[in-house]
């Protein structure tokens, strides 16, 4: 030193051909139910601006490409395996 997969919310883990980032579980938060709790249901769960309506931002990390990138291209960094 070469080759091959991989890094997305507090954790996991989807995203079809490039086309509204975050479905789905977990874990949290409010409520209902209970004498109380346990299950069980319903709604809420990136970060910031903003009274609100809204608006900006976020897919390791940095530049392209394109009207548009978690998805393509190059550099760099982590993690796993193989070869040497």
């Nucleotide at each position: 030193g070469c080759c091959g997969g991989g890094g997305u919310g507090g954790c996991g883990a989807a995203a079809u051909u490039g086309g509204c980032a975050a479905c789905c579980g977990c874990a949290g938060g409010u409520g209902a139910c209970u004498u109380a709790a346990a299950a069980u249901c319903a709604c809420c769960c990136g970060c910031u601006c903003g009274c609100a309506a809204g608006g900006g931002c976020u897919u390791g990390a940095g530049g392209g490409u394109u009207c548009g990138a978690g998805u393509c291209c190059c550099u760099c960094u982590c993690c796993c395996g193989g070869c040497a």
This is a predicted structure of an 84-nucleotide RNA (transfer RNA) from Candidatus Yanofskybacteria bacterium RIFCSPLOWO2_02_FULL_44_18. The organism belongs to Candidatus Yanofskyibacteriota, within Bacteria.